[in-house]
RNA sequence: GCGGGCGUAGCUCAAUUGGCAGAGCGCGAGCUUCCCAAGCUUGAGGUUAUGGGUUCGACCCCCACCGCCCGCU
Numbered sequence: 001g002c003g004g005g006c007g008u009a010g011c012u013c014a015a016u017u018g019g020c021a022g023a024g025c026g027c028g029a030g031c032u033u034c035c036c037a038a039g040c041u042u043g044a045g046g047u048u049a050u051g052g053g054u055u056c057g058a059c060c061c062c063c064a065c066c067g068c069c070c071g072c073u
Stems, first nucleotide, its partner, number of pairs: 001072007010025004019056001027043005050064004
């Protein structure tokens, strides 16, 4: 230099012919318990890496760019 994959909550990851962004763990509160843990209920938390484009509407399609991984040269 070329090709491919990945980037979404604090962490690990979902979400497809484009149509309300979710789960588990973690965190806060409550219940339970003499207390803790476990269990149950509930809540908060998001510029979908970044910047544009297409569209009534984009995590999803297109372009650029940054980072990580793999392969080729």